[in-house]
RNA sequence: UUUCCAAGAGAGAGCUUAUUUCGUGAGCCGCCGAAGAGGCAAGCCGGGACUAUGAUGGUGAACAUAGAAGCCGGUGAAACUUUCAGGCAAAAGGACGGGGAA
Repeated sequence: UUUCCAAGAGAGAGCUUAUUUCGUGAGCCGCCGAAGAGGCAAGCCGGGACUAUGAUGGUGAACAUAGAAGCCGGUGAAACUUUCAGGCAAAAGGACGGGGAA
């Protein structure tokens, strides 16, 4: 990583309509977070206003070294968050963890 087994939460069996019922499609209102997906912290990396030192008669600019903001950019997790997707009787699905196999 793949696969099998058991377990596994949350939230309207909502209203209207099409369809013979379930299911499903369309419209409307209310919700959930644990398929998937998006977002972010500290830290780290780079830059850097600015500060100090250096050589110079002085000033300024430039250069070198060191430091450097609550600034700029990058990276950066989740069970946090968004609810895009998905879900809201049962069935199916279902993160994380458990057991077996490759």
Glycine riboswitch aptamer from a mouse gut metagenome, 102 nucleotides, folded computationally. Its Rfam family is "Glycine riboswitch aptamer". Rfam links the family to the GO term glycine biosynthetic process.